[in-house]
Predicted 3D model of a 350-nucleotide part of an RNA (small-subunit ribosomal RNA, central domain) from a metagenome. Model confidence (mean pLDDT): 82 of 100.
Context: one part of a larger RNA
RNA sequence: UUGGGCGUAAAGGGGGCGUAGGCUGGAGAGCAAGUCAGACGUGAAAUCCCGGGGCUUAACCCCGGAACUGCGUUUGAAACUACUUUUCUUGAGGAUAGACGGAGAAAACGGAAUUCCACAUGUAGCGGUGAAAUGCGUAGAUAUGUGGAAGAACACCCGUGGCGAAAGCGGUUUUCUAGUUUAUUCCUGACGCUAAGGCCCGAAAGCUAGGGGAGCAAACAGGAUUAGAUACCCUGGUAGUCCUAGCCGUAAACGAUGUAUACUUGGUGUAGACGGAUUCAACCCUGUCUUUGCCGUAGCUAACGCGAUAAGUAUACCGCCUGGGGAGUACGCUCGCAAGGGUGAAACUC
Numbered sequence: 001u002u003g004g005g006c007g008u009a010a011a012g013g014g015g016g017c018g019u020a021g022g023c024u025g026g027a028g029a030g031c032a033a034g035u036c037a038g039a040c041g042u043g044a045a046a047u048c049c050c051g052g053g054g055c056u057u058a059a060c061c062c063c064g065g066a067a068c069u070g071c072g073u074u075u076g077a078a079a080c081u082a083c084u085u086u087u088c089u090u091g092a093g094g095a096u097a098g099a100c101g102g103a104g105a106a107a108a109c110g111g112a113a114u115u116c117c118a119c120a121u122g123u124a125g126c127g128g129u130g131a132a133a134u135g136c137g138u139a140g141a142u143a144u145g146u147g148g149a150a151g152a153a154c155a156c157c158c159g160u161g162g163c164g165a166a167a168g169c170g171g172u173u174u175u176c177u178a179g180u181u182u183a184u185u186c187c188u189g190a191c192g193c194u195a196a197g198g199c200c201c202g203a204a205a206g207c208u209a210g211g212g213g214a215g216c217a218a219a220c221a222g223g224a225u226u227a228g229a230u231a232c233c234c235u236g237g238u239a240g241u242c243c244u245a246g247c248c249g250u251a252a253a254c255g256a257u258g259u260a261u262a263c264u265u266g267g268u269g270u271a272g273a274c275g276g277a278u279u280c281a282a283c284c285c286u287g288u289c290u291u292u293g294c295c296g297u298a299g300c301u302a303a304c305g306c307g308a309u310a311a312g313u314a315u316a317c318c319g320c321c322u323g324g325g326g327a328g329u330a331c332g333c334u335c336g337c338a339a340g341g342g343u344g345a346a347a348c349u350c
Base pairs, nucleotide, nucleotide: 004321005320006319007304008303012318014201015200016199017198021194022193023192025088026087027086028085029084030083033081034080035077036076037075038074039073040072041071042070049065050064051063052062053061054060091191092188093187094186096183102177108172109171110154114150115149116148117147118146119145120144121143125136126135162169163168206247207246208245209244210243211242215241216240220236221235222234223233258317259316260315261314262313263312266295267294268293269292271290272289273288274287275286276285299306300305323350324349325348332343333342334341335340
């Protein structure tokens, strides 16, 4: 390389947009580049293969045939692919209305809790644990009441509920904005799918600068425990956690399952939209589409299990795997302020 694979054995890129490339719906006509058929030319000889022959055989040599699967020219065919053209509406896109709902920015608001401050009441404890101690407290704590300040998070509602491409998103209101779905009707007429490079987004931690700092809390200190205890438990506590601007670019970034499309018995819930039925309406009942779960037939699977949201049956394109360790290391290149990220071996060894 061919082949075989990628839920859990090695293997799906963290996610999207999109360039090249690859692939691409129905019908008609044309063309003849690919494709197919015929003819002609060429494809040197030797070699290889087949049949004969000659050296005592063989190697070797000689003769004949086939072959040289190719290339060129030319004459045709027109199904398929390409190209040109006409056309269609099912794929795709746009518009209107309704409703669910995510995110960003700016400003303001809300209550509960926590800590702190002031005052008042009040007196000897509080706190903490398996038990204690460190700690706080007669300089009046804890507790209770009133008032004030600050920062962070939004109990109940909350739901194998919703939204988003993923990361993720939960108090209230206003404004701006993108997308999904459904119904109705019109328009464009294949405008599509995938996507190497590229660009953008990307939890937490971390970094730079400036703010902020209530609670929590790496590091650190002390008290315990213990043989020891650089831990688990307790008392404290700094970065950080929060905001603004910028960087980092990684996670068991998981459904450990790439994206798109089509097809394939069923049952039972969830959420949304639109109908039907109902006396208008709601509930109940019922239908279609979408969404999100559970069970399960066929089929698949090494098994576990998956099972219309496939790991079934197929197609298109991308990414990735090829024994364990060495090693996601070394070296080089590249990105980064750094931490480090990306790419990524070999010797040796089993």